About this RNA:
This is a predicted structure of a 528-nucleotide part of an RNA (small-subunit ribosomal RNA, 5' domain) from an uncultured prokaryote. Rfam family: Bacterial small subunit ribosomal RNA.
Context: one part of a larger RNA
RNA sequence: GAUUAACGCUGGCGGCAUGCCUAACACAUGCAAGUCGAACGGAAACGAUGCUAGCUUGCUAGCAGGCGUCGAGUGGCGGACGGGUGAGUAAUGCAUAGGAAUCUACCUAAUAGUGGGGGACAACCUGGUGAAAACCAGGCUAAUACCGCAUAAUCCCUACGGGGCAAAGCAGGGGACCUUCGGGCCUUGCGCUAUUAGAUGAGCCUAUGUCGGAUUAGCUAGUUGGUGAGGUAAUGGCUCACCAAGGCGACGAUCCGUAGCUGGUUUGAGAGGAUGAUCAGCCACACUGGGACUGAGACACGGCCCAGACUCCUACGGGAGGCAGCAGUGGGGAAUAUUGCACAAUGGGCGCAAGCCUGAUGCAGCCAUACCGCGUGUGUGAAGAAGGCCUUAGGGUUGUAAAGCACUUUCAGUAGGGAGGAAAGCUUAUGGCUUAAUACGCUAUAGGUAUGACGUUACCUACAGGAAGAAGGACCGGCUAACUCCGUGCCAGCAGCCGCGGUAAUACGGAGGGUCCGAGCGUUAAUC
Numbered sequence: 001g002a003u004u005a006a007c008g009c010u011g012g013c014g015g016c017a018u019g020c021c022u023a024a025c026a027c028a029u030g031c032a033a034g035u036c037g038a039a040c041g042g043a044a045a046c047g048a049u050g051c052u053a054g055c056u057u058g059c060u061a062g063c064a065g066g067c068g069u070c071g072a073g074u075g076g077c078g079g080a081c082g083g084g085u086g087a088g089u090a091a092u093g094c095a096u097a098g099g100a101a102u103c104u105a106c107c108u109a110a111u112a113g114u115g116g117g118g119g120a121c122a123a124c125c126u127g128g129u130g131a132a133a134a135c136c137a138g139g140c141u142a143a144u145a146c147c148g149c150a151u152a153a154u155c156c157c158u159a160c161g162g163g164g165c166a167a168a169g170c171a172g173g174g175g176a177c178c179u180u181c182g183g184g185c186c187u188u189g190c191g192c193u194a195u196u197a198g199a200u201g202a203g204c205c206u207a208u209g210u211c212g213g214a215u216u217a218g219c220u221a222g223u224u225g226g227u228g229a230g231g232u233a234a235u236g237g238c239u240c241a242c243c244a245a246g247g248c249g250a251c252g253a254u255c256c257g258u259a260g261c262u263g264g265u266u267u268g269a270g271a272g273g274a275u276g277a278u279c280a281g282c283c284a285c286a287c288u289g290g291g292a293c294u295g296a297g298a299c300a301c302g303g304c305c306c307a308g309a310c311u312c313c314u315a316c317g318g319g320a321g322g323c324a325g326c327a328g329u330g331g332g333g334a335a336u337a338u339u340g341c342a343c344a345a346u347g348g349g350c351g352c353a354a355g356c357c358u359g360a361u362g363c364a365g366c367c368a369u370a371c372c373g374c375g376u377g378u379g380u381g382a383a384g385a386a387g388g389c390c391u392u393a394g395g396g397u398u399g400u401a402a403a404g405c406a407c408u409u410u411c412a413g414u415a416g417g418g419a420g421g422a423a424a425g426c427u428u429a430u431g432g433c434u435u436a437a438u439a440c441g442c443u444a445u446a447g448g449u450a451u452g453a454c455g456u457u458a459c460c461u462a463c464a465g466g467a468a469g470a471a472g473g474a475c476c477g478g479c480u481a482a483c484u485c486c487g488u489g490c491c492a493g494c495a496g497c498c499g500c501g502g503u504a505a506u507a508c509g510g511a512g513g514g515u516c517c518g519a520g521c522g523u524u525a526a527u528c
């Protein structure tokens, strides 16, 4: 000098940042991932409207998915992001630089297509089993769910003859024409299918670098290479069959210990050393171990299955759970915060949108934990007051310090005013694009309207006037700035090192005085 610090004494305000380093210990409770009715059959709840009945005359009951909507269900997209932690990992990691044998939902661009059929399963109804969790059987039904058929190339396979592969609709608007009055048809938007290219993301390979131990010297049998096959999105002993006997190692293999890596941080003139909190990139993990399923993507923190430990429920037959998400609890510890507010902003998921969800995030709360700023008054004031301390008893010092006089009111307090964080959105008008169309839709401009958790915001003004509400801590032998008296008497004690203390202690304890810092000051711990 520096710290995610702790402890002791003390403590006025604000800004800004950080806040379980220990037990990857166990967790009560609440929340942390949903959304779409413009994919679908529908209607449990609420509301509006209409009808019916009863009356208490605005309430109750019933009916009507026709309406706003919508529990549960089918289906789509998202739950692989965001958030947490650092156990493991010394190289399947990370950092830097390259590479070829790959995939990539949503997004962008381009080309082509979107025809015609079918059978189910939930929900629901009926019946049954179970304490529960849940499950079974029968029957009905829709779809952007599922399956054939048709079409098929710049796509795939090929023995170059040929062969193979797809789709789904929904919503808005509408002039003719048709209509079974549902619509067809046209058009716009959103989708869907195939292929190509891009972007983004991801997988893989290589080189170099990456802690300590030789009181670890040999290690290796899918081991090293080849051929063939399988497997993967893809290369490859990745896996298998056969063949060969290789491969690594004192330039430290193997083994053991320790450890997430980096940008950085800190120290240092630098070289270097130490370190890896917050923030950012990568990796790994999600009670412990194993496994796959779904999917563009996982071998998946708040998904599934199996085993184990633990906890809970049980009618003893059987079930449920996983905070290293945000708060919070117990425990451990020297030690680390609220079971807060809001989606207003930024961002994310879904949705045409309105919007819904979001403990991400934005804010607030707690802590002098760190850094920064401000204040606790300013000027004047010698009778050098009183008191304290010292004294050679003359005086010296505390000390312009106080009192007194004059002045100011930051901050805190009270009251009032008051930005910015708000632009999107919605709506109206006028252009442009699209179109058969002045609909709808998209887009540009202008007007209007509405949206703030923080928040009693920042900031400004006034108030009553008054110094009013606001200073401590350590040290004073040398290192090291700062000295005297009293007490004690190798005792009590101090101490970072040297060392003080055995009767005149500037080193112990107290006092006066002084020094250094100051809302802090010291101590301890670790490192440079």
Base pairs, nucleotide, nucleotide: 003525005524006523007522008521009520012374013373014372015371017369019366020332025330026329027328029327030326031325034077035076036075039074040073042070043069046068047067049064050063051062052061053060054059055058084285085284086283093210094209095208096207097206098205099204102202103201107198108197109196110195111194112193113192114191115149117147118146124139125138126137127136128135129134155164156163157162169190170189171188172187173186174185177184178183211257212256213255218248219247220246223245224244225243226242227241228240229239230238260282261281262280263279264275265274266273267272287308288307289306290305291304310321311320312319313318338364340363341362342361346360347358348357349356350355377407378406379405380404387398388397389396390395411469413463414462415461416460417459421454425449426448427447428446429445430444431443432442433441472517473516474515475514476513477498478497479496483512484511485510486509487508493500494499